[in-house]
RNA sequence: AGAGUUUGAUCCUGGCUCAGAACGAACGCUGGCGGCGUGGAUUAGGCAUGCAAGUCGAACGCGAAAGAGGGGGCAACUCCUCGAGUAGAGUGGCGAACGGGUGAGUAACGCGUGAAGAACCUGCCUUCGAGCGGGGGAUAACACUCCCAACGGGGUGCUAAUACCGCAUGAGACCACGGAUCCACAUGGAUCUGAGGUCAAAGGUGGCCUCUGCUUGCAAGCUACCGGUUGAAGAUGGCUUCGCGUCCCAUUAGCUAGUUGGCGGUGUAACGGACCACCAAGGCGACGAUGGGUAGCUGGUCUGAGAGGAUGGUCAGCCACACUGGGACUGAGAUACGGCCCAGACUCCUACGGGAGGCAGCAGUCGAGAGGCUUUGGCAAUGGGGGAAACCCUGACCAAGCGACGCCGCGUGGAGGAUGAAGGCCCUUGGGUUGUAAACUCCUUUUGUCGGGGAAGAAGUGCGAUCAGGUGAACAAUCUGGUCGUUUGACGGUACCCGGCGAAUAAGCUCCGGCUAACUCCGUGCCAGCAGCCGCGGUAACACGGGGGGAGCAAGCGUUGUUCGGAAUCACUGGGCGUAAAGGGCGUGUAGGCGGUCAGGUAAGUGGAUUGUGAAAGCCCUCGGCUCACCCGAGGAUCUGCAAUCCAAACUGCCUGGCUUGAGUAUGGGAGAGGAUGAGGGAAUUCCUGGUGUAGCGGUGAAAUGCGUAGAUAUCAGGAGGAACACCGGUGGCGAAGGCGCUCAUCUGGCCCAAUACUGACGCUGAGGCGCGAAAGCUAGGGGAGCGAACGGGAUUAGAUACCCCGGUAGUCCUAGCCGUAAACGAUGGGCACUUGGUGUUGGGGGUAUUGAGUCCCUCGGUGCCGGAGUUAACACGUUAAGUGCCCCGCCUGGGGAGUACGGUCGCAAGACUGAAACUCAAAGGAAUUGACGGGGGCCCGCACAAGCGGUGGAGCAUGUGGUUCAAUUCGACGCAACGCGAAGAACCUUACCGGGGCUCGAACGGUAACUGCAAUCCUUGGAAACAGGGAGUUCUCUUCGGAGACGGUUAUCGAGGUGCUGCAUGGCUGUCGUCAGCUCGUGUCGUGAGAUGUUGGGUUAAGUCCCGCAACGAGCGCAACCCUUGCCCUUAGUUGCUACCAGGUAAAGCUGAGCACCCUAAGGGAACUGUCGGCGAAAAGCCGGAGGAAGGUGGGGAUGACGUCAAGUCCUCAUGGCCCUUACGUCCCGGGCUACACACGUGCUACAAUGGCUGGUACAAAGGGUUGCCAACCCGCGAGGGGGAGCUAAUCCCAAAAAACCAGUCCCAGUUCGGAUUGCAGUCUGCAACUCGACUGCAUGAAGGCGGAAUCGCUAGUAAUCGCAGAUCAGCACGCUGCGGUGAAUACGUUCCCGGGCCUUGUACACACCGCCCGUCACAUCACGAAAGUGGGUUGUACUAGAAAUCGCUGGGCUAACCCGCAAGGGGGGCAGGCGCUUAAGGUAUGAUCCAUGAUUGGGGUGAAGUCGUAACAAGGUAGCUGUAGGAGAACCUGUGGCUG
Repeated sequence: AGAGUUUGAUCCUGGCUCAGAACGAACGCUGGCGGCGUGGAUUAGGCAUGCAAGUCGAACGCGAAAGAGGGGGCAACUCCUCGAGUAGAGUGGCGAACGGGUGAGUAACGCGUGAAGAACCUGCCUUCGAGCGGGGGAUAACACUCCCAACGGGGUGCUAAUACCGCAUGAGACCACGGAUCCACAUGGAUCUGAGGUCAAAGGUGGCCUCUGCUUGCAAGCUACCGGUUGAAGAUGGCUUCGCGUCCCAUUAGCUAGUUGGCGGUGUAACGGACCACCAAGGCGACGAUGGGUAGCUGGUCUGAGAGGAUGGUCAGCCACACUGGGACUGAGAUACGGCCCAGACUCCUACGGGAGGCAGCAGUCGAGAGGCUUUGGCAAUGGGGGAAACCCUGACCAAGCGACGCCGCGUGGAGGAUGAAGGCCCUUGGGUUGUAAACUCCUUUUGUCGGGGAAGAAGUGCGAUCAGGUGAACAAUCUGGUCGUUUGACGGUACCCGGCGAAUAAGCUCCGGCUAACUCCGUGCCAGCAGCCGCGGUAACACGGGGGGAGCAAGCGUUGUUCGGAAUCACUGGGCGUAAAGGGCGUGUAGGCGGUCAGGUAAGUGGAUUGUGAAAGCCCUCGGCUCACCCGAGGAUCUGCAAUCCAAACUGCCUGGCUUGAGUAUGGGAGAGGAUGAGGGAAUUCCUGGUGUAGCGGUGAAAUGCGUAGAUAUCAGGAGGAACACCGGUGGCGAAGGCGCUCAUCUGGCCCAAUACUGACGCUGAGGCGCGAAAGCUAGGGGAGCGAACGGGAUUAGAUACCCCGGUAGUCCUAGCCGUAAACGAUGGGCACUUGGUGUUGGGGGUAUUGAGUCCCUCGGUGCCGGAGUUAACACGUUAAGUGCCCCGCCUGGGGAGUACGGUCGCAAGACUGAAACUCAAAGGAAUUGACGGGGGCCCGCACAAGCGGUGGAGCAUGUGGUUCAAUUCGACGCAACGCGAAGAACCUUACCGGGGCUCGAACGGUAACUGCAAUCCUUGGAAACAGGGAGUUCUCUUCGGAGACGGUUAUCGAGGUGCUGCAUGGCUGUCGUCAGCUCGUGUCGUGAGAUGUUGGGUUAAGUCCCGCAACGAGCGCAACCCUUGCCCUUAGUUGCUACCAGGUAAAGCUGAGCACCCUAAGGGAACUGUCGGCGAAAAGCCGGAGGAAGGUGGGGAUGACGUCAAGUCCUCAUGGCCCUUACGUCCCGGGCUACACACGUGCUACAAUGGCUGGUACAAAGGGUUGCCAACCCGCGAGGGGGAGCUAAUCCCAAAAAACCAGUCCCAGUUCGGAUUGCAGUCUGCAACUCGACUGCAUGAAGGCGGAAUCGCUAGUAAUCGCAGAUCAGCACGCUGCGGUGAAUACGUUCCCGGGCCUUGUACACACCGCCCGUCACAUCACGAAAGUGGGUUGUACUAGAAAUCGCUGGGCUAACCCGCAAGGGGGGCAGGCGCUUAAGGUAUGAUCCAUGAUUGGGGUGAAGUCGUAACAAGGUAGCUGUAGGAGAACCUGUGGCUG
């Protein structure tokens, strides 16, 4: 620090996801040790049991028992002493308000921070004063007694105090009234002082005898200590007030009646509406009141570069709470966790009458939960309470225990060790890897275990001794300090140290497709499964599961959850808004924000210095202590903050005074569809009247509906009425936007220019607010010509709720009022300033020239185009910015859900504005690129169309295919590019299929081992054969005679065999686009990039062929040429070819001699190159025409097939990976099938006839083939053929007759002398065998068929058409196929259209690429949400009712020790019970608000490989699309109206 993921690829936008760190965690697998930390986050749910707050006998009165000893008594029993003034309870004091727990409540002066208290309190403690005198009456305990289940209670009687109550004294305090001084911050405060009133106290313990009394010693007394009273001050702790800070929601906008203030009271420690009476009407709020939700706050903690974000567990500070709610008492302090009273819920006890309880203390238990410990030890340390102290108490605390929960540390060994062991895994079978790893050798001993030693943490206190000092009458006592002795450890025989033993006791987890470090085998086969994102899995999975290997971390490793980070993805640091999400429809203007220039002042902001504070801990630095580290200690730094004082005055603010450039006003001109109102005008449509006139008009792609003989359309004249204003008219003008267009008038807004004068910052923006705001729509009233949603009809169509046509209502128009929205767009908010230019246009002004117009130059305002820098993702923008800056406003934060729901506001309604969530997806997008496509465009080509010729489609037959059938009809090929295709030839064989019969090392072959000696051949039995049985037969070579070898058989084994599967695992081969002209590369250049350029353009060509131009220059694969063949000539050669001359010869014939001239053969060469002429063209390439030439512009034909496409075809040619079968999916044999047959299609043959058929006659080829072959002559047969055998291994012989043609004859238009199917009979040939199932022959038979619907095929010249010949395969079988020659046409104007293709361009939502993509209804499943008669619950407001406990007030006739009066009785004062009242909790009633849950039914939405209907959108998407609005319709949608161009 980034990475993955939208695309075919690219750049951008944008979300999702990952890598990091952290945690009070949990879960899975695993687990050796130690240290330090840490451990109920959920139910503030309920709790058994034990413990967690007591202590003081030196405040006080009582006062046991067990037991022991002794005495009495026969014994039961009783008494005394000790136990013991102990235990114990009680009175009293102090403590219990601390410590410990929890975070429910609380959005608050609760917390944090800084201030204030001149408005306050403070027990114990410290310091300094003063005083402590003298009395009184009770009461608990206790005793006796009564009630009671229990808790507990009553009565009588006794008693003490540091308990309680008067009195005295009053330094002083307090209260009220005066005086003086000083201070201050408004009320005021402090000090001094006068006189008046009120107010105190308690003793205990030790010691002593100086003074007094009795005089032993004690008491009074003295003395010391502790305690008590009253003051002052301090310290500590608390209380109150204020500034600032402190979460979310505005779909919470208004809240408030003690409310805000005043006066006077009450109350409090104290201020205060805190409370009460009266008076006034205030107070708070967009700087967010009120309401709702959530939450303890902080130091800190986690993360982060920081700024921030998240968090508040442990530790520390503060707050709140203690079963829930209310209340007070006591007290210095509580409204009190382990106190009280009341109400409620719950639990327990009960004798049913009543009672008891509160773990959010420490342990522990149940519950809920993914989840969290011991009912431990000790007060040794630290701290706390009580006490004079000893000491007691202390679940605070210190320790131990449990948990890998976290952090830190250690170990599980170290060194050597190659035959690179075995085993595992992989393998190309060579090997590689695990791997120095192991074994093995040597060494060490942390840990472990055993044995031994053994701390620190402890300072004290007390006691004893002693020394010094204080107080004191004192050598007493006591206090303070020192020294010596003695005494205290839960942890724990722990840490640590030493020794013995022995590698001994100790490694797992996750991952290995990319991100991301680490690869192979097997299994599985869209299954099982994985997955953080992208995505893997459908038979070769580095992604699932296992094995091997590897990578990472390590006593842990992974997973899940959460937080921050990455995320600049809420952007202060640090983002955006033309098209990606995002500029408000436009103006006006309030608050607010911002604001020209000069000077003076001020000091709020700002800057500086100092002071206080910012607790400790933590973080950071340094040093130190545990062996290191974690951890701990010390010091430092920091705490960026707040407050106070002083200083500065540049900038901002504020105050004052100026200035003129911003802004405005005045004057003079100017342009304009700016607005409103009124009046006027002509053209056109329609309608009405009349005339002329006659059969149609109208409408469309074509029609029809419609109108018209009742006279339309057309035409003329007149009239009516409404709406809109042609030409001018223009990226012209005006307006803020919407918008505005005939003419004139009136009223009116804004703008521009020129030149001066004036005001003096008066400015810019603008949340709310207010106004304007196209079209549609709404209300009321008019109006209504044309147009025209809805609606009706006609067409179109599969349908047509549309597009087209004929009609037509709202509406469109006017008046008044609503609505308030649009693609209200420049998809671009407003203002100001700055930053190169060019060129139009519009309004104004100036200048030059001119008689003038025109023209030219300058300038201000507006409006366009092009373009520089710069910007931008690109497109593009570019002084009219999307550039560079400043100010203000609005808005955005992934797509869908959704501009929906709910709520609110507005509206008559339609609806508008505001505006979510659940759920779901891994994208949705922008711009540009390359392709592909378009019922887009341009250019061009092709038998593509057209022009022609002949066919197919109809018939019969042949053949292939589908289908069907079958035991099997083997398999493959399926648009072109499967279908006379693989198959150049299925009767058996072939043959792969079916039935049946056999074989299992196998029908063929190789290796090894063992056994064996056969085999071949012949005969025979069974059988359909294969095969099985029997018989005859019994091999060869070498030999050392043992044997070895060849060959064969049997057995075993390693291999076999498979036309079984996968052509979507493959090689090879092939088809196709297409013989189309294309496909690419290097370097350079352009672009962020994909990519472009080159290859585009202008010409030209069959051609990316060539030329020219050009940021390209070159090159490669293709084209062309080179090759074969054919056409002309030449040379060479001359048999088997040829025959001109010569000779011979025949019926004839190159038959023979001879020759090689010609033809021909087959080898070489020549020839053609736009070379030449003319024209056109650009002085080009080239084209057109001509000459010459056998051939002319590629002469004809062939071979040749670029990069690639179709997962095209073939595993059944062959090869081959993987899988499958192995007495069978192999193999042998016989028979059958591939030849089936209601049917459909393809390809052919033969025909339908006279350009013909038949008969006879006569000509002319080429190219091939031939020895298990071709087969001559000749003979036989009507013929197929048979016989025969010459010749020929072929330019020699044979196949071999070429046929059409030509000549002659006949037929006479007919189902025929056409046509030949079908069938019968008889034959021939091949073959082991023609039944299923061959070909041919003869005779007989003589079907359909009379030129073929829609549709469709081939062909542009030696072509089509037509005619025959040959060959391959092959025993036989050819209408097929491959070749060969013979005869031999027609037509092409042309490129509009169909098909295919090439190039350029355009649009695109396609990229599996239009056979694409994609929308909506309906149906099914499922999920979340809304509405809903209601129902249930939470919270809360208001009104009323009710009223416990309790404080306060009033009362108090009942009761009443202390004080007063009184001899007493009694009275007074005071108090208590009781009663009443105010306040008030729970509760109740009524009515609201709000939230949650649920609800028959209902609504839309999301999601879901292969459901239904259509085709809306993307191309001109086949009616351009989108849009606001309105109507309609199964649905996408359609239509009207206005708008936009995306």
RNAcentral holds the sequence, with entries from SILVA. Predicted 3D model of a 1542-nucleotide RNA (small-subunit ribosomal RNA) from an alkali sediment metagenome.